[in-house]
Large-subunit ribosomal RNA, domain IV from a metagenome, 356 nucleotides, folded computationally. The coordinates come from a structure-prediction model, not an experiment, and the mean pLDDT is 87.
Context: one part of a larger RNA
RNA sequence: CUCUGCUUAAGGAACUCUGCAAAUUAAUACCGUAACUUCGGGAGAAGGUAUGCCCAUUGUAGGUGAAGUCGUACAGACGGAGCCGAGAUGGGUCGCAGAAACCAGGGGGUAGCGACUGUUUAACAAAAACACAGGGCUGUGCGAACUCAAACGAGGACGUAUACGGUCUGACGCCUGCCCGGUGCUGGAAGGUUAAGGUGAGGGGUCAUAGACUUCGGUCUAGAAGCUCCGAACUUAAGCCCCAGUAAACGGCGGCCGUAACAAUAACGGUCCUAAGGUAGCAAAAUUCCUUGUCGGGUAAGUUCCGACCUGCACGAGGGCGUAACGACUUCCCCACUGUCUCGAGCGGAGACUCA
Numbered sequence: 001c002u003c004u005g006c007u008u009a010a011g012g013a014a015c016u017c018u019g020c021a022a023a024u025u026a027a028u029a030c031c032g033u034a035a036c037u038u039c040g041g042g043a044g045a046a047g048g049u050a051u052g053c054c055c056a057u058u059g060u061a062g063g064u065g066a067a068g069u070c071g072u073a074c075a076g077a078c079g080g081a082g083c084c085g086a087g088a089u090g091g092g093u094c095g096c097a098g099a100a101a102c103c104a105g106g107g108g109g110u111a112g113c114g115a116c117u118g119u120u121u122a123a124c125a126a127a128a129a130c131a132c133a134g135g136g137c138u139g140u141g142c143g144a145a146c147u148c149a150a151a152c153g154a155g156g157a158c159g160u161a162u163a164c165g166g167u168c169u170g171a172c173g174c175c176u177g178c179c180c181g182g183u184g185c186u187g188g189a190a191g192g193u194u195a196a197g198g199u200g201a202g203g204g205g206u207c208a209u210a211g212a213c214u215u216c217g218g219u220c221u222a223g224a225a226g227c228u229c230c231g232a233a234c235u236u237a238a239g240c241c242c243c244a245g246u247a248a249a250c251g252g253c254g255g256c257c258g259u260a261a262c263a264a265u266a267a268c269g270g271u272c273c274u275a276a277g278g279u280a281g282c283a284a285a286a287u288u289c290c291u292u293g294u295c296g297g298g299u300a301a302g303u304u305c306c307g308a309c310c311u312g313c314a315c316g317a318g319g320g321c322g323u324a325a326c327g328a329c330u331u332c333c334c335c336a337c338u339g340u341c342u343c344g345a346g347c348g349g350a351g352a353c354u355c356a
Base pairs, nucleotide, nucleotide: 001351002350003349004348005347006346007345008344010342011341014340019337027051028050029049030048031047036041038171052093053092054091055090056089057088062084063083064082068078069077070076094098106335107334108333109332111330112329113327114326118130119129134169135168136167137166138165139164140163146155147154148153172322173321174320175319177253178252179251182250183249184246185245186244187243188242191241192240193239197235198234202230203229204228205227206226209222210221211220212219213218254272255271256270257269258268281315282312293309294308295307296306297305
């Protein structure tokens, strides 16, 4: 010096990202216990008092229950010896100390988030993330939808819409506004567009044959039937276009200018654009850039915290706003307590180091 214990004057969080770590508290009985509350809780709230031993009441309360007696009875009743044995009250007594050691909650207040108990990154994250009961939308009539599989088949389910699947939200309370123009989904079928297929106007190739020409080798022209190729009009479904509905579907929820007898502000007016222009509630917020916003509270002093304000860079019902209880969550404050610190010191144990 490292690890691990113990003690420490005075102070008591001045330490530090943070009281991290340590200390405090701790048992039992009794007294006593606030806001708030979903009336269950909160609560062991908080905060106090007692605790050893001896004597007395008193071997008491209570437990157990022998002999014996009654009885038809190995049932039962009476009986109470012996044994076990608290607790309370009063009095006394010793020590610094009586839950004498070990074991055994620190407490209170404010706010955020998540209702809660649960679940999770096996081996750096336990949370505000996931789940959850509850709520909504939606699909599915049973050989169900959906999922796995090439198929057979299986799950769903030996279930049947109070069921099962998908998806969003997330106890409870008060609520959940406007927009269907775009995208999606559902419904509609008049019109437009539209495939293969059907039909096949028309055209091409080949060629029997015919005609013309000929240097008789053939060449050119026309071309039936068959075979074959191309192919217009017409006919023809869903879809798309189109018409509606639908936002607890994906999503969206404006700008500029003026105006009131100080000033400021603008209930009011004008104008442009839009599918519609953000309602209730909340707000410098887990969201606020400017920002340590401004005011108030707490401190001697407060970029954090709490209460307000609203100028919301860029909250808002993609859930909002509250909320008792709960939380190894996060934030700030207070009491107690302490070697966290002022600022160190001392004492153990195990290493490190040297020698063998």
RNAcentral holds the full RNA, with entries from SILVA.